Predicted 3D model of an 88-nucleotide RNA (c-di-GMP-I-GGC riboswitch aptamer) from Sulfuriflexus sp.
Taxonomically the source falls in Sulfuriflexus (Bacteria, Pseudomonadati, Gammaproteobacteria, Granulosicoccaceae).
Its mean pLDDT, the model's own confidence on a scale to 100, is 85.

[in-house]
RNA sequence: ACUGAAAAAGGCAAACCCAUCGAAAGGUGGAGACGCAAAGUCACCGGUCUACGGGGAUUCAAUUCCUACGACAGCGGGAUUACCAGAU
Numbered sequence: 001a002c003u004g005a006a007a008a009a010g011g012c013a014a015a016c017c018c019a020u021c022g023a024a025a026g027g028u029g030g031a032g033a034c035g036c037a038a039a040g041u042c043a044c045c046g047g048u049c050u051a052c053g054g055g056g057a058u059u060c061a062a063u064u065c066c067u068a069c070g071a072c073a074g075c076g077g078g079a080u081u082a083c084c085a086g087a088u
C1' cells in the first nucleotide's frame, strides 16, 4: 500500500420515548438497538431537508411561491486520520 470472508480486542448507535436548545430542519444529554469496517473527522462537489429573516403573488384576514448564509458526514462522491484481522 491492498482487501474486509471469518474471528477477536473493542467502538458507534436508527426508530420510539424523556429532558433541553432552536422559528424550523435539526443539535445535545439520557434511555434504547435498526443497523454500521470508518456510522471517526471535514459541507469541497452533487443531492436532500428547513424557511425565522429577505423577496414575490394575492390580500380584509388567511393562503401560497422563491431564496441558505441554516441543517444532514447514517444519501452519493471527494479529502483526511485510525483499530483489528487476512493475504501479498
Base pairs, nucleotide, nucleotide: 002086003085004084011036012035017030018029019028020027021026034074040080041079042078044077045076046075047072048071049070053067054066055065056064057063